[in-house]
This record gives sequence, C1' cells and structure tokens, in this order.
RNA sequence: GUCCCGGUAGCUCAGCUGGAAGAGCGCCGCCCCGACACGGCGGAGGUCGCUGGUUCGAACCCAGCCCGGGACA
Repeated sequence: GUCCCGGUAGCUCAGCUGGAAGAGCGCCGCCCCGACACGGCGGAGGUCGCUGGUUCGAACCCAGCCCGGGACA
C1' cells in the first nucleotide's frame, strides 16, 4: 500500500429484508432474611466510532475518514 472482519449500555454481545435499540453480567431501589448470599419485582444508563449522502424513514444502504484485529505484498 491492497483486501477482509469488527467498532451498539460500565463489560461481553444480539439486532433477519430500512420502520427507529435489546439480552446476559454489573450498578441502584424495594421485597425476602436475624444478617449476608441466592431468589423475586422495578429502575437508571445509548450522539449505535466520526462526517456527509440516499430515503417519508438509516445501527442497517452509499462515500470519505478514525480506531482494533487478520491476510497478502
């Protein structure tokens, strides 16, 4: 330098054919218990890497760029 994969909640990751974002763990509150753990119920937490484009509508499609990993040279 070229190509491929990835970047989504604090962490690990889903998200199908574009209809507008979820799970597990963690965190907070309540219940339970003599207390803790386990368990039950509820909650907070997201510029979906960045910028622009397409579209009525973009995490998803297109272009450029940034970061991580890999292959080739």
A computed fold for a 73-nucleotide RNA from Paractinoplanes ovalisporus, annotated as transfer RNA. RNAcentral holds the sequence, with entries from ENA. It matches the Rfam family "tRNA". By type it is a transfer RNA. Rfam describes the family as follows. Transfer RNA (tRNA) molecules are approximately 80 nucleotides in length. The coordinates come from a structure-prediction model, not an experiment, and the mean pLDDT is 83. Lineage of the source: Bacteria > Bacillati > Actinomycetes > Micromonosporales > Paractinoplanes.